Molecule: Bacterial RNase P class A
Organism: uncultured Nocardioides sp.
RNA sequence: GGCCGGCCGGGCGACCGCGUCCCGCCUCACGGCGGGCCGAGGAAGGUCCGGGCUCCACAGGGCAUGGUGGUGGGUAACGCCCACCCGGGGUGACCCGCGGGACAGUGCCACAGAAAGCAAACCGCCUCCCGGCUUGCCGGGCGGCAAGGGUGAAACGGUGGUGCAAGAGACCACCAGCGCUCCGGGCGACCGGAGCGGCUCGGUAAACCCCACCAGGAGCAAGGUCAAGAAGCCGCUCUGCAGGAGCGGCGCGCGAGCGCUCGAGGGCUGCCCGCCCGAGCUCGCGGGUAGACCGCUGGAGGCCACCGGCAACGGUGGUCCUAGAUGGAUGGUCGCCCCCCGUCAGGGGACAGAACCCGGCCUACAGGCCGGCC
Numbered sequence: 001g002g003c004c005g006g007c008c009g010g011g012c013g014a015c016c017g018c019g020u021c022c023c024g025c026c027u028c029a030c031g032g033c034g035g036g037c038c039g040a041g042g043a044a045g046g047u048c049c050g051g052g053c054u055c056c057a058c059a060g061g062g063c064a065u066g067g068u069g070g071u072g073g074g075u076a077a078c079g080c081c082c083a084c085c086c087g088g089g090g091u092g093a094c095c096c097g098c099g100g101g102a103c104a105g106u107g108c109c110a111c112a113g114a115a116a117g118c119a120a121a122c123c124g125c126c127u128c129c130c131g132g133c134u135u136g137c138c139g140g141g142c143g144g145c146a147a148g149g150g151u152g153a154a155a156c157g158g159u160g161g162u163g164c165a166a167g168a169g170a171c172c173a174c175c176a177g178c179g180c181u182c183c184g185g186g187c188g189a190c191c192g193g194a195g196c197g198g199c200u201c202g203g204u205a206a207a208c209c210c211c212a213c214c215a216g217g218a219g220c221a222a223g224g225u226c227a228a229g230a231a232g233c234c235g236c237u238c239u240g241c242a243g244g245a246g247c248g249g250c251g252c253g254c255g256a257g258c259g260c261u262c263g264a265g266g267g268c269u270g271c272c273c274g275c276c277c278g279a280g281c282u283c284g285c286g287g288g289u290a291g292a293c294c295g296c297u298g299g300a301g302g303c304c305a306c307c308g309g310c311a312a313c314g315g316u317g318g319u320c321c322u323a324g325a326u327g328g329a330u331g332g333u334c335g336c337c338c339c340c341c342g343u344c345a346g347g348g349g350a351c352a353g354a355a356c357c358c359g360g361c362c363u364a365c366a367g368g369c370c371g372g373c374c
Base pairs, nucleotide, nucleotide: 001374002373003372004371005370006369007368008367010337011336012335013334014333015332016331018039019038021036022035023034024033025032026031041351045362046361048360049359050358051357052356053219054218055217056216065215066214067213068212069211070084071083072082073081074080085099086097087096088095089094100210101209105208106207107204108203109202122149123148124145125144126143128141129140130139131138132137133136157175158174159173160172161171162170176200178197179196180195181194182193183192184191185190223294224293225292226291232250233249234248235247236246237245238244252286253285254284255283256282257281258280265277266276267275268274301320302319303318304317305316306315307314308313338349339348340347341346
């Protein structure tokens, strides 16, 4: 000077205050007073994944849709974690990778460039033919050539030789790469080696697609219990961080009116007649669109020791109990100490804050501590 990992997130005391729960006293009760225990986080956050839990659906299989994507493990599960492999970067500790398939098929490859995919003659090189002359050059023509130049992110292997008119894996040696076969190592991804082959065939799948694997849907406003009378059923709107707010219909209760073959009401219709159906219909009020409780916090839980494992993690034993609200508590003042700024008067203490609960990821974060390594 650098790399990696783990941890803390002001401390102590006094007084006042708030919330759940418990105890005592007073009160018929509502409630009041007093005392006691406990009372935000490493991210409680974003709500991006995965599970528990709840309701609905479900014979089995398939399609569609969505997701994941090296290998092997861990786990309740995961897109998370650990170890390893491969590729890339770094002198190194170490870091980075949305890391299956491009001979299953389709599509795309801007600009530049002659040509961008079963490639291509712009400059250039060369034989031959014609013409000219200063006799090795110039001009024209039929052709050959991917070696050289130039363009590009990318132009159909590299170096050397043989060969040729000039050239070219056309041929040869070595190297690189691809494919096949075999041997050895590894659970595996893969690694090492030998031989053969055609000499060589671009990139893109965070383009369609193909392959393998995983997924039923909705979510605590899930959902459940309670009384006399149905606190029931169906549908809709709005709001929200949040245990919401509201509307309509059916059905229910009470009352009044009309009607039940002397036909209320409904259908055909704008109306009447007519035809058909036909025992209920209309209005008002009410429970009532209201409450209480559960779900609710002790759990894939924290800490310590030993054992297994490289590790993630697992097993056994011991020990601890630390929010559960519902317009939502977890706060304030003072003193001492710690840290930061300072013009020495003083000022300040990061990010943020539970809302069914867990495991992750990501994001925010003043300042500080510890360990390992280069």